Record summary:
Predicted 3D model of a 350-nucleotide part of an RNA (small-subunit ribosomal RNA, central domain) from an uncultured bacterium.

[in-house]
Context: one part of a larger RNA
RNA sequence: CUGGGCUUAAAGGGUGCGUAGGCCGCGCGGAGGGUGGGAUGUGAAAUCCCCCGGCUCAACCGGGGAAUAGCGUCCCAAACCGCCGUGCUCGAGGGAGACAGAGGUGAGCGGAACUGAUGGUGGAGCGGUGAAAUGCGUUGAUAUCAUCAGGAACACCAGUGGCGAAAGCGGCUCACUGGGUCUUUCCUAACGCUGAGGCACGAAAGCUAGGGGAGCGAACGGGAUUAGAUACCCCGGUAGUCCUAGCCUUAAACGAUGAGCACUUGAUUGGAGGAAUGGUCACGUUCUUCCGGUCGUAGCGAAAGUGUUAAGUGCUCCGCCUGGGGAGUAUGGUCGCAAGGCUGAAACUC
Numbered sequence: 001c002u003g004g005g006c007u008u009a010a011a012g013g014g015u016g017c018g019u020a021g022g023c024c025g026c027g028c029g030g031a032g033g034g035u036g037g038g039a040u041g042u043g044a045a046a047u048c049c050c051c052c053g054g055c056u057c058a059a060c061c062g063g064g065g066a067a068u069a070g071c072g073u074c075c076c077a078a079a080c081c082g083c084c085g086u087g088c089u090c091g092a093g094g095g096a097g098a099c100a101g102a103g104g105u106g107a108g109c110g111g112a113a114c115u116g117a118u119g120g121u122g123g124a125g126c127g128g129u130g131a132a133a134u135g136c137g138u139u140g141a142u143a144u145c146a147u148c149a150g151g152a153a154c155a156c157c158a159g160u161g162g163c164g165a166a167a168g169c170g171g172c173u174c175a176c177u178g179g180g181u182c183u184u185u186c187c188u189a190a191c192g193c194u195g196a197g198g199c200a201c202g203a204a205a206g207c208u209a210g211g212g213g214a215g216c217g218a219a220c221g222g223g224a225u226u227a228g229a230u231a232c233c234c235c236g237g238u239a240g241u242c243c244u245a246g247c248c249u250u251a252a253a254c255g256a257u258g259a260g261c262a263c264u265u266g267a268u269u270g271g272a273g274g275a276a277u278g279g280u281c282a283c284g285u286u287c288u289u290c291c292g293g294u295c296g297u298a299g300c301g302a303a304a305g306u307g308u309u310a311a312g313u314g315c316u317c318c319g320c321c322u323g324g325g326g327a328g329u330a331u332g333g334u335c336g337c338a339a340g341g342c343u344g345a346a347a348c349u350c
Stems, first nucleotide, its partner, number of pairs: 004321003007304002012318001014201004021194003025088006033081002035077008049065006091191001092188003095184005103177007110154001114150008125136002162169002206247006215241002220236004258317006266295013299306002323350003332343004
């Protein structure tokens, strides 16, 4: 390479947008590039293969035949691929009407709790643990009441609930704004799918500058525990956690399951719509579209399991794997302020 694979054995890129490329719906007409067929030329000889012959055989040699991918020229065909023209509506998109939502950004507001400050009451403990101690407290703590200040997070509602491409999103209000679903006798007419590079987004931690700092809390100090205890437990506590601007770009970034389309028995349940029907209403029944679960048929699977949200049956495109260690290391390149990221071996060894 061929092949075989990627939920858990090695292997799905963190996610999206999109360039090149690859792939692409239903008709009609045209030309005839690919394609198929025919003819002809070329395809040196030797070699290989077949037949015959010469050395006593063979190797070897001689003669004849066959064969040869490909390429050139001419002719024919027109199904398929491509091209040109034209049309269609089921793919895709748009219009109109309706709907749900912690989707995003900014601003404002609220209550509970917490900590601190001031004042009142009160007067000896509080706190903490397995038990303690460090710690706090007569300069009046803990407890309790009032007032003020501050920062962060939003109990209940809350749910296999909803939204988002993923990361993620949860008090209330307003402004701006993205996406989705349903219905429809409307419009465009294949405008589609995927996507190497590229670009954008990307939890936490970390970094730069400036703010902020209640609680929590790496580091650090102390008290315990212990043989020791650079821990687990306790008392403190700095970065950080928060905001603004800019970096970093990683993760068990997980459904450990790439995206899209089509097909393939069912049951049940939650969410958002629609239609028909019963009923005075509340509501019920049936059907239907989309989204989220559970259980299971066939099938698949090494099994666990999966099973219309496939890991079933197919097609298209991308990414990735190829024994363990060495090693996500070295080196080079590139990105970064740094930390480090991305790309990424070999010797050797089992």

The coordinates come from a structure-prediction model, not an experiment, and the mean pLDDT is 89.